The RNA shown here (transfer RNA) has 74 nucleotides and comes from Zarconia navalis LEGE 11467. Lineage of the source: Bacteria > Cyanobacteriota > Cyanophyceae > Oscillatoriales > Zarconia navalis. Its mean pLDDT, the model's own confidence on a scale to 100, is 82.
């Protein structure tokens, strides 16, 4: 330098054939329970889907650029 893979809440991780309110688990917060803690039960908050642009009525999804991580080739 080139090719390919990858980036989504604090952590992990689904949705990928363009259309529901972006799912779930852990964690966090509040309440209940308990002498207290943990566990358990109930509820809540937390994502401009790495960043910028394009296509489209509509983009996490498709296209381009760019940045980070990884593999391979030279």
């Nucleotide at each position: 330098a080139g090719u390919c893979c990858u980036g989504u809440a604090g952590g992990c991780g689904a949705a990928a054939g363009g259309a529901u309110u972006a799912a779930g688990c852990c964690g966090u917060c509040u309440g209940c329970c308990c002498c207290u803690c943990a566990a358990g039960c109930a509820g809540a908050a937390g994502a401009u889907u790495g960043c910028g642009g394009g296509u489209u009525u509509g983009a996490u999804u498709c296209c381009c650029g760019u940045c980070g991580g990884g593999a391979c080739u030279a």

It matches the Rfam family "tRNA". From the family's description: Transfer RNA (tRNA) molecules are approximately 80 nucleotides in length.